[in-house]
A computed fold for an 84-nucleotide RNA from an Actinomycetota bacterium, annotated as transfer RNA. It matches the Rfam family "tRNA". RNAcentral holds the sequence, with entries from ENA and MGnify.

RNA sequence: GGGAGCGUGGCGGAACUGGCAGACGCGCAGGAUUCAGGUUCCUGUCCUGGAAACAGGGUGGGGGUUCGACUCCCCCCGCUCCCA
Numbered sequence: 001g002g003g004a005g006c007g008u009g010g011c012g013g014a015a016c017u018g019g020c021a022g023a024c025g026c027g028c029a030g031g032a033u034u035c036a037g038g039u040u041c042c043u044g045u046c047c048u049g050g051a052a053a054c055a056g057g058g059u060g061g062g063g064g065u066u067c068g069a070c071u072c073c074c075c076c077c078g079c080u081c082c083c084a
Base pairs, nucleotide, nucleotide: 001083002082003081004080005079006078007077010026011025012024019067027045028044029043030042031041032040046057047056048055049054060076061075062074063073064072
């Protein structure tokens, strides 16, 4: 230099005919159980504002197509593999 794949909460990892994004698990927080701890069970857990209801933003970054994009197209960044 050329080709292919990947990038989603703190971590792993779903959502592919384009139609509710944060499923599920781990971790974490609170509670129940216990003398206490572990195990087990319940609830919560992306960000900002808010007492809440709710509103806005959010899939590596930027643009495009579309009524609608994690998903399709283009450019860039990073990582992995292959070729030279």